A computed fold for a 94-nucleotide RNA from Baekduia sp., annotated as Bacterial small signal recognition particle RNA.
RNAcentral holds the sequence, with entries from ENA.
It is recorded under the gene name ffs.
[in-house]
RNA sequence: GGCGCGGCCCGUGUGACGCCGGCUCGUGAAUCAGGUCAGGUCCGGAAGGAAGCAGCCUUAAGCGAUUCCCGGCGGGUGCGCAGCGGUCGCGUCC
Numbered sequence: 001g002g003c004g005c006g007g008c009c010c011g012u013g014u015g016a017c018g019c020c021g022g023c024u025c026g027u028g029a030a031u032c033a034g035g036u037c038a039g040g041u042c043c044g045g046a047a048g049g050a051a052g053c054a055g056c057c058u059u060a061a062g063c064g065a066u067u068c069c070c071g072g073c074g075g076g077u078g079c080g081c082a083g084c085g086g087u088c089g090c091g092u093c094c
Base pairs, nucleotide, nucleotide: 001093002092003091004090005089006088007087008086009085010083011081012080013079014078015077017074018073019072020071021070022069024065025064026063027062033058034057035056036055041050042049043048
């Protein structure tokens, strides 16, 4: 120096872990989201109609909650795969 094998790095797939987001559940607008609007008010001779406070309901933003589920990111994480390479070791040949 050549060849073969193996380890590590690099690459890739997959899993665990961590973080974030989504989904889900709960809560959630006193006044400036919507719906329904008792009482009362207004229009009308009446029948009826109109606006609409409280209350209730649904939710927005936000807040909280955990597991399952979905997605993204990360590395002194695990396993598998691959060799165009780099590095180290072993064997062999010149």
The coordinates come from a structure-prediction model, not an experiment, and the mean pLDDT is 76.